The prediction has a mean pLDDT of 81. This is a predicted structure of a 72-nucleotide RNA (transfer RNA) from a Streptosporangiaceae bacterium. The same sequence occurs in records of 3 taxa. The RNAcentral record of the sequence draws on ENA and MGnify. Its Rfam family is "tRNA". About the family: Transfer RNA (tRNA) molecules are approximately 80 nucleotides in length.
[in-house]
This record gives sequence, C1' cells and structure tokens, in this order.
RNA sequence: UCCCGGGUCGUCCAAGCGGCAGGACUUCCGGUUUUGGUCCGGACAACCGAGGUUCGAAUCCUCGCCCGGGAG
Repeated sequence: UCCCGGGUCGUCCAAGCGGCAGGACUUCCGGUUUUGGUCCGGACAACCGAGGUUCGAAUCCUCGCCCGGGAG
C1' cells in the first nucleotide's frame, strides 16, 4: 500500500429481502426462604463517527476511526 471479515445494553450474541432493536449473563426492585443460595416476576441499559439514498436505515451507498486475518 492492497484485499477480506468485524464494530449493537456493563459482558457475550441475535435481528429472511429496509418497517416497534431482542435473548442470556451481570446489576437493581419484589416474591419464595429463618438467612444466604436456587427458583419465580419485574425494571434499567446499546446500533463506532460524519454525510448520502429513502416516507422510513442496525441493515443500502460514500468517506473516516478502531480491531482481527491475508497478500506484497
């Protein structure tokens, strides 16, 4: 320098072909229990940045940033 893959709640991972961003764990609240743990119910919490297309973008396009792999 070029090519490929990736970036989403605190963490790990989803979201047929653009239409309310979901699950598990953690945390917090409540129930159960003598207490703790287990179990049950609930809550909080995120789309890497800037533009573009579109009625509508996590998803499509462009540029950038970061991580991993490959080529020279």